Context: one part of a larger RNA
RNA sequence: GCAUUGUUAAGGAACUCGGCAAAAUGACUCCGUAACUUCGGGAGAAGGAGUGCCAUGCGAAUGGCCGCAGAGAAUUGGCCCAAGCAACUGUUUAGCAAAAACACAGGUCUAUGCGAAACCGAAAGGUGAGGUAUAUGGGCUGACGCCUGCCCGGUGCUGGAAGGUUAAGGGGAGAGGUUAGCGCAAGCGAAGCUUUGAACUUAAGCCCCAGUAAACGGCGGCCGUAACGAUAACGGUCCUAAGGUAGCGAAAUUCCCUGUCGGGUAAGUUCCGACCCGCACGAAAGGCGUAAUGAUUUGGGCACUGUCUCAACAAUGCACCCG
Numbered sequence: 001g002c003a004u005u006g007u008u009a010a011g012g013a014a015c016u017c018g019g020c021a022a023a024a025u026g027a028c029u030c031c032g033u034a035a036c037u038u039c040g041g042g043a044g045a046a047g048g049a050g051u052g053c054c055a056u057g058c059g060a061a062u063g064g065c066c067g068c069a070g071a072g073a074a075u076u077g078g079c080c081c082a083a084g085c086a087a088c089u090g091u092u093u094a095g096c097a098a099a100a101a102c103a104c105a106g107g108u109c110u111a112u113g114c115g116a117a118a119c120c121g122a123a124a125g126g127u128g129a130g131g132u133a134u135a136u137g138g139g140c141u142g143a144c145g146c147c148u149g150c151c152c153g154g155u156g157c158u159g160g161a162a163g164g165u166u167a168a169g170g171g172g173a174g175a176g177g178u179u180a181g182c183g184c185a186a187g188c189g190a191a192g193c194u195u196u197g198a199a200c201u202u203a204a205g206c207c208c209c210a211g212u213a214a215a216c217g218g219c220g221g222c223c224g225u226a227a228c229g230a231u232a233a234c235g236g237u238c239c240u241a242a243g244g245u246a247g248c249g250a251a252a253u254u255c256c257c258u259g260u261c262g263g264g265u266a267a268g269u270u271c272c273g274a275c276c277c278g279c280a281c282g283a284a285a286g287g288c289g290u291a292a293u294g295a296u297u298u299g300g301g302c303a304c305u306g307u308c309u310c311a312a313c314a315a316u317g318c319a320c321c322c323g
Base pairs, nucleotide, nucleotide: 001318002317003316004315005314006313007312008311010309011308014307019304027051028050029049030048031047036041038143052065053064054063055062056061066070078302079301080300081299082298083297084296085294086293090102091101106141107140108139109138110137111136112135118127119126120125144289145288146287147286149219150218151217154216155215156212157211158210159209160208163207164206165205169201170200174196175195176194177193178192181188182187220238221237222236223235224234247281248278259275260274261273262272263271
């Protein structure tokens, strides 16, 4: 000097990104226990009191005794208030992430009538399932409560079959080549063979017509107007498939921004409550609430402390020094 451990005057978070770390709490018995709540909880809430030994058979009660100290050592919850997220128990990046991510019960859509759909496999065969729509597969959402608005123009899916388009195949009009023959020649040219080939016929699909958003998705602009001013219930106009409803809102979303006001502090870019001007919330990529739960995130408080003001001393080990 470092590591580990112990103690510390006065103060007590002034430390720090942040009470990180440490301290404090701690057992049992009794008293007592709020908001809120899904009536189960919350709750060991919080906050208090007691605890040894001896004597009287035990118990109770009373009296007495010792120590600084009686859960005499060790082991053994710190607590409260408010907010975000996720309902919960659970799962996860074996080796930097345990979470608000995944899962979940519940909800909903969709496929599937059984040799089921889906999946593995050239196939045989197998899983599904020795199951049968109260079943099985897939997608989304994610307890519970209140709810889930408008748009089917585009894309997708489902249904339709009148018309248009449309392949191979069928079909074979016609055309070319060749040449028996004819012709003085130019040339014409049967049959056969060969090259090609129009009309016509013909499926799904596509076009088309409907439906469908808890399918993929989308959910406007400008101008004017009220007897102070401001604002605009109101009016006009353009565009759209339709122009964002309820609820929430500077939010895990707000750039401007440390928005403005209020609370808390002596002082608050964080926090809480409001406002709404939502750059760029919004309803199962769910919206808004919500008791309980959480090694979750954020802000505040009590207790407590060497975190700090500001460091000191001690023990053990190592380094180091002398021999």